[in-house]
RNA sequence: GGCAUGCCUAACACAUGCAAGUCAAACGGCUUUGUUUGAAAAGCAAGUGCAGUGACGGACGGGUGAGUAAUGUGUGAGAAUUGACAUUCAGGUGGGGGAUAACAAUUGGAAACGUUUGCUAAUACCCCAUAGUGCUGUUAAGUGAAAGAGUUUUCGCCUGAAUACAAGCUUGCAUCUGAUUAGCUAGUUGGUUGGGUAAUGGCUUACCAAGGCAACGAUCAGUAGCUGGUUUGAGAAGAUGAUCAGCCACACUGGGACUGAGACACGGAACAGACUCCUACGGGAGGCAGCAGUGAGGAAUUUUCCGCAAUGAGUGAAAGCUUGACGGAGCAAUGCCGCGUGGAGGAAGACAGCCUUAGGGUUUUAAACUCCUUUUCUCAUUGAAGAAGAUCUGACGGUAUUUGAGGAAUAAGCAUCGGCUAACUCUGUGCCAGCAGCCGCGGUAAUACAGGGGAUGCAAGCGUUAUCCGGAAUUAUUGGGCGUAAAGAGUUUGUAGGUGGUCAAAUGUGUUUAAUGUUAAAUAUUAGAGCUUAACUUUGAAAUUGCAUUAAAAACUAUUAGACUUGAGUAGGAUAGAGGUAAAGGGAAUUUCCAGUGUAGCGGUGAAAUGCGUAGAUAUUGGAAAGAACACCAACGGCGAAAGCACUUUGCUAGGUUACUACUGACACUGAGAAACGAGAGCUAAGGUAGCAAACGGGAUUAGAUACCCCGGUAGUCUUAGCUGUAAACAAUGGAUAUUAAGUGGUGCUUAUUUUUGUACUGCUGUAGCUAACGCGUUAAAUAUCCCGCCUGGGGAGUACGCUUGCAAAAGUGAAACUCAAAGGAAUUGACGGGGGCCCGCACAAGCGGUGGAGCAUGUGGUUUAAUUCGAUGCAACACGAAGAACCUUACCAGGAUUUGACAUGCUAGGAAGUUUUUUGAAAAGAAGAUGUGCCUUAAUUGGAACCUAGACACAGGUGGUGCAUGGCUGUCGUCAGCUCGUGUCGUGAGAUGUUGGGUUAAGUCCCGCAACGAGCGCAACCCUCGUUUUUAGUUAUCUUUAUGAUCUAAAAAGACUGCUGGUUAUAAACCGGAGGAAGGUGGGGACGAGGUCAAGUCAGCAUGCCCCUUAUAUCCUGGGCUACACACGUGCUACAAUGGUUAAGACAAAGAGUUGCAAUUUUGUGAAAAUAAGCUAAUCUCAUAAACUUAAUCUUAGUUCGGAUUGUAGGCUGCAACUCGCCUACAUGAAGGUGGAAUCGCUAGUAAUCGCCGGUCAGCUAUACGGCGGUGAAUCCGUUCCCGGGCCUUGUACACACCGCCCGUCACACCAUGGAAGCUGACCAUGUCUGAAGAUGUUAUCUUAACUUUUAGAGAGAAAUAUCUAAGGCCGGGUUAGUGACUGGGGUGAAGUCGUAACAAGGUAGCCGUAC
Repeated sequence: GGCAUGCCUAACACAUGCAAGUCAAACGGCUUUGUUUGAAAAGCAAGUGCAGUGACGGACGGGUGAGUAAUGUGUGAGAAUUGACAUUCAGGUGGGGGAUAACAAUUGGAAACGUUUGCUAAUACCCCAUAGUGCUGUUAAGUGAAAGAGUUUUCGCCUGAAUACAAGCUUGCAUCUGAUUAGCUAGUUGGUUGGGUAAUGGCUUACCAAGGCAACGAUCAGUAGCUGGUUUGAGAAGAUGAUCAGCCACACUGGGACUGAGACACGGAACAGACUCCUACGGGAGGCAGCAGUGAGGAAUUUUCCGCAAUGAGUGAAAGCUUGACGGAGCAAUGCCGCGUGGAGGAAGACAGCCUUAGGGUUUUAAACUCCUUUUCUCAUUGAAGAAGAUCUGACGGUAUUUGAGGAAUAAGCAUCGGCUAACUCUGUGCCAGCAGCCGCGGUAAUACAGGGGAUGCAAGCGUUAUCCGGAAUUAUUGGGCGUAAAGAGUUUGUAGGUGGUCAAAUGUGUUUAAUGUUAAAUAUUAGAGCUUAACUUUGAAAUUGCAUUAAAAACUAUUAGACUUGAGUAGGAUAGAGGUAAAGGGAAUUUCCAGUGUAGCGGUGAAAUGCGUAGAUAUUGGAAAGAACACCAACGGCGAAAGCACUUUGCUAGGUUACUACUGACACUGAGAAACGAGAGCUAAGGUAGCAAACGGGAUUAGAUACCCCGGUAGUCUUAGCUGUAAACAAUGGAUAUUAAGUGGUGCUUAUUUUUGUACUGCUGUAGCUAACGCGUUAAAUAUCCCGCCUGGGGAGUACGCUUGCAAAAGUGAAACUCAAAGGAAUUGACGGGGGCCCGCACAAGCGGUGGAGCAUGUGGUUUAAUUCGAUGCAACACGAAGAACCUUACCAGGAUUUGACAUGCUAGGAAGUUUUUUGAAAAGAAGAUGUGCCUUAAUUGGAACCUAGACACAGGUGGUGCAUGGCUGUCGUCAGCUCGUGUCGUGAGAUGUUGGGUUAAGUCCCGCAACGAGCGCAACCCUCGUUUUUAGUUAUCUUUAUGAUCUAAAAAGACUGCUGGUUAUAAACCGGAGGAAGGUGGGGACGAGGUCAAGUCAGCAUGCCCCUUAUAUCCUGGGCUACACACGUGCUACAAUGGUUAAGACAAAGAGUUGCAAUUUUGUGAAAAUAAGCUAAUCUCAUAAACUUAAUCUUAGUUCGGAUUGUAGGCUGCAACUCGCCUACAUGAAGGUGGAAUCGCUAGUAAUCGCCGGUCAGCUAUACGGCGGUGAAUCCGUUCCCGGGCCUUGUACACACCGCCCGUCACACCAUGGAAGCUGACCAUGUCUGAAGAUGUUAUCUUAACUUUUAGAGAGAAAUAUCUAAGGCCGGGUUAGUGACUGGGGUGAAGUCGUAACAAGGUAGCCGUAC
């Protein structure tokens, strides 16, 4: 820019203007002008306007969708109708009459509007005549029309017939939801008479008959204008009914009518009602769901515009007039279409921005800059078509268009960027703020929040929201299901309905084909055409899948009549059976009672108690009574529709099966409603009651125990007659028919009689096939057909309301609000179990010694403190980091100090570095001096390296945080035997197999088997050490020696492999035994730790991301603290004594360490030690006497000659320094403790126990710790029931954060929706009744009356009164529905509330279903 569209809500109320008029060529008048006349009156002519009479039109056009589920619409038929204007044809248009409005006068009223008197015209009204194919009537006959005007081409008027178009009526089919609406209907259904209509008809009236509609859904309720079409969809279908077009309905609300061709009339009239307005209070006026516009409502929808130029409409002879129809413009990105916002070149890849691994990348040829173009824009120029119809006539509009000038000039946004879904980074935030369509994101490294940069998508739009369809096969006709996911009725009989065997015929219902009519136009499709293109407009074609009619076919279907025997049934024979029902009989057991014997208990339980018993129980013997149930046989055996049915006998009775004949001749299958049966519990009435046993009582258990266990015990259980009608009423599998591999059992009948055959029923395994899988599989969950029932996410809920049934309890039918994103099925892998099986381990058991009690040491908790630095916290923290806190360490506290720093790199200036004195200070540190001038290089000044001082800045520094951001390392299950992979196979898949099974082993060690075959990490072995031997070598060791040698030392070898042998087992693997051997079945010990688990431990060993501090959370120093002390715990030492203590004497190791060191010897000291000093860098010297042990003596059971804590005094050593806070020595002191409760730890052989020795750290030491070394040197192992841990297989599971799991219900609190409820307030509907406007139709004959007439009268008309119908209104009760309601019921949802633990494992009493309490 073009083309469309624009109150979806209040059919709510409307100010103002306009939207229906026209005709003087139907008529009279008024008025104006001219003219004639002296004037008036009167006349004539012309013209404008006005109202009136008259004619046509106001029934069209325009609006809206309230009502309406059929008086509608769509489609197709039909007969008993009407029509103004228009067209065609035929015929006619003669004669007469009386009024009336306007007007004039009068008068009422505020107005609206009238009253009375008088005059007048017509195409207004009336009468007569005429009359065809008019109308009525069987006929005869009767009835019945007209209008003129004029400009002289004409236009009208009347009658009849027809056409076109339009309207009315009837009818088949189609046309939403609800059965928690099942019966509705009295003019109702039909007939006859009368009436009425344009016309059919209960349309209406009287009478008669009793019909009519309905499960194929009547009636009632809710919702709704219908259609062509629009939209979605592959289609079938679903949703919808704006614009345009057809029909209908409505016009403030409600009845009713008039006029007219047509209306019961949007801009007509009368009445009633509500509302608004005017009023002089007497009375009047009004109806935008026409166009604009206003208010209101609302999320939301335009200008009180221009024009009749075009197209149409009305009227007129016409010119014309009117036309908010219409043509146009305006507003709105509301939609569709088109166009642009510039094009080309342009890298120093500019600046700014953002990111960064700091190199760079990106925004980005994007910009700047150079050249070009002008769609659009601005200004000017030109300038239409649309006009038919010769002239004239254009609202749009100076618009479209043309030409020229100007200048890149006037023109880009919105959403998104975790996946779905195209597009990623930084910063901020820190489960906050926020996002979110679904999944979900956010708790300090957020591609998900917010912002920045960048990117992606679309573009004058973009995103959100709402609605509809699709995807959704998620209501399944096409095109789903029902064993376990939602879903087969508890079972049978059977009505309607649906479906139905074989043969031949007729008909032609369905079916198929063809033709004809119709299926409006527009839309959509397609071939074209016109606007520059497109949207848009337009021409043609095809299509409109439907309905109707006609013709043809005859296979299938149906109907009619006929035939058949195989489906079904009947009769006769045989047969099995807990089939049903009634009656009779029986024994065992239980309980009670009676009697006897007999004595103290019985009974019961996990253990007990309540209970019974000396008034004699239990036990036992005999007898009696009662009621209920029927052992063995007995069996996935039988029968029955299911529920169910069991001692024996009998009566009555139903059904099945089988073999062979005969008969009927499709009689069949299923089955909505309906009917019958229907365990148990329960109810009513009457009986009965032995045992058992809800409720209830008592005893136990327990935290509690309204339970489980025990002692009692009433309904009930039993019978009869009724009711109820439910169960996990299950095979969780509706019934019938047919077809489709086998194998193996059982029960009947039959046939064979040696196996066997057929049929009916009942089981198991299994092929094809099916199934999500599990599984089903001729007894189908296979393949097909028919019929019925049922399902459509979980919860709310099988609840509420309503209705039906019931004595009740209850049963049947059966929702919604709200809420969640799941609930569920089957299978898999794990984990778990107060599931099972097998196996192992100092796991238990068998033993030995401890801990727990005491004192002390040490670590931890707690407490305290200025600080008691930090970490480690079940096993797997607690003599742990720490193999050594007086200062240091040291991280903590107090105080004193420093700020480029104690430490690193870089820059500048100065200076070598360094050594040293005095002084202040607690020290750090400060002040003042003294001394000193080096190394390399350069001819020289100088330059360089290291170091010191000063300065500024980058930075240093942090034992600050986060082990839940990490690396590395470590612990633990566990030195347990496991963990996996490739290929193959199986499974839709997760996954499985291998790796399971049978044996065996310390071992997934090995063997065998096997849809597996192999392989890897683990196991074992290889490595170190000890034990034996050999060889070689050997000094500094020991012994003996002539020497060799032996021991020893340290290097290399050998040796052990189930190798040999007997037995067992499968002849395997292996195990048991034996031989030989130093050693025998892994010879002992060590190192070695699979895949994983524990967000295990460690940011304080180290490293490290991010965050934090930077005159301090950094650094230095002094002092203090880590050593505190009511208490609790862990780990240890020493003990409690005689298997001992003390004293004396005597004996035997190994492995280590040593020059800042170990130190002999000698001397001193009671001693720790000191002084002195040889040797040794070590098989040489030293530490260094080993101790337990042996011998002898003593102690003699005592808080001791046990025990050594604690304390005092005096000393020694290390060290700047032993006060807080070291070790040792001597003398003195001499505490608790007499073998340790519950509980708990270690250990299977050179082990436990016991004895001492050494080392590291270290100035010293709080070491009783830790790591090594040797000496002496046991006991026990029946075995795997149990405790703990682990491995394998299997089973269950509602667990998967994996049982420290999951999860149920009450109560308390908050919120939400909902049921009941005394009632309260509306709305709608219908009935009854009263009143009854206008109107219509009658009646009466009271009044009035020009036309006509056969005239004192009549006909006709009107008024008045009255009757019927009837709107609105009043009254009585009723029904339906909505809102609300004190109080109350359950439900749902909520944070880590309370009480218990019901379910899931054998869930700790298996669970569940129905019922009662």